Model confidence (mean pLDDT): 80 of 100. Predicted 3D model of a 72-nucleotide RNA (transfer RNA) from Candidatus Iainarchaeum sp.

RNA sequence: GCUGCGGUAGUGUAGGGGUUAGCAUUGAGGACUGUGGAUCCUCCAGCCCGAGUUCAAAUCUCGGCCGCGGCC
Numbered sequence: 001g002c003u004g005c006g007g008u009a010g011u012g013u014a015g016g017g018g019u020u021a022g023c024a025u026u027g028a029g030g031a032c033u034g035u036g037g038a039u040c041c042u043c044c045a046g047c048c049c050g051a052g053u054u055c056a057a058a059u060c061u062c063g064g065c066c067g068c069g070g071c072c
Stems, first nucleotide, its partner, number of pairs: 001071007010025004018055001027043005048064005
């Protein structure tokens, strides 16, 4: 340099045009308990950046950045 895959809560991930963006975990509050742990309930927190297409984009297209792999 070319090429494939990926980038979504603090962390690990699902979602591939119309969902309140889901799950687990961390964090906060509460229930339970003599105290703690375990368990249960509630809350906080997210679409890498820019442009385009569309009535509507996390999702499609283009460019950029970053990560992992392949070729040279």

Its Rfam family is "tRNA". Rfam links the family to the GO term triplet codon-amino acid adaptor activity.